[in-house]
Predicted 3D model of a 173-nucleotide RNA (c-di-AMP riboswitch aptamer (ydaO/yuaA leader)) from Akkermansia muciniphila. Of the family's consensus pairs, 92% are formed in the model. The coordinates come from a structure-prediction model, not an experiment, and the mean pLDDT is 76. Its Rfam family is "c-di-AMP riboswitch aptamer (ydaO/yuaA leader)". Rfam describes the family as follows. This family represents a conserved RNA structure found upstream of the ydaO and yuaA genes in Bacillus subtilis and related genes in other bacteria. The ydaO/yuaA element is thought to act as a genetic 'off' switch for the ydaO and yuaA genes in its native state. It is believed that the element may be triggered during osmotic shock leading to activation of ydaO, a predicted amino acid transporter gene, and members of the yuaA-yubG operon which code for KtrA and KtrB K+ transporters.
RNA sequence: GUUCUUUGUCAGCUUAAUGCUCCGGCUUCGCCGCCGGGGCAACGGGGGACCCAAUUCCCGUUCCGCCAGCUCAUUUGCCGGCGGCAACUUGGGGCGAACGACGCCUGCGGCGUCGGGGGCACUUAUUGGCUCCAGCCCGACAGCUAACUCCGUCAGCAUCACUGGGAGACUCC
Numbered sequence: 001g002u003u004c005u006u007u008g009u010c011a012g013c014u015u016a017a018u019g020c021u022c023c024g025g026c027u028u029c030g031c032c033g034c035c036g037g038g039g040c041a042a043c044g045g046g047g048g049a050c051c052c053a054a055u056u057c058c059c060g061u062u063c064c065g066c067c068a069g070c071u072c073a074u075u076u077g078c079c080g081g082c083g084g085c086a087a088c089u090u091g092g093g094g095c096g097a098a099c100g101a102c103g104c105c106u107g108c109g110g111c112g113u114c115g116g117g118g119g120c121a122c123u124u125a126u127u128g129g130c131u132c133c134a135g136c137c138c139g140a141c142a143g144c145u146a147a148c149u150c151c152g153u154c155a156g157c158a159u160c161a162c163u164g165g166g167a168g169a170c171u172c173c
Base pairs, nucleotide, nucleotide: 012157013156014155018041019040020039021038022037023036024035025034026033042153043152044151045150046149047148052143060088061087062086063084064083065082066081067080069078070077091141092138093137094136095135099115100114101113102112103111104110105109116133117132118131119130120129122166123165124164125163127161128160
């Protein structure tokens, strides 16, 4: 001097995922703090009228019960209809930026290209750079939607840069 790792600090970052307050418990001499349960506010999401839109098509599978028909000596088997405080996920839908097209590979998964979308430390403009395109939920069902109604406030991280404009924090004198 360079690289990697760990720890601490910071006007921190992604996200709706934050602030205040009450009760109980832990800890303490006490405060602070942590956990659990409530409330208020704030932020975010779903359902839900008229109007508008749509109405060309569809109404899945298993299980249980009832009814009717056929078959069977009787059980049984097949088929149709109705019901479900039962289950499932292919149809459909929701949260989210997390999608579309094309091509390849033995894999229905992966890889590559193009287009599109999201994030990068106050904000914005140009240029360049880095990075992500996951995951989960509802359960045959939902367009928009005022009133109304239901739900969430998790989780994961540690630093992009030059220049211009506009804001503005901290420290020292």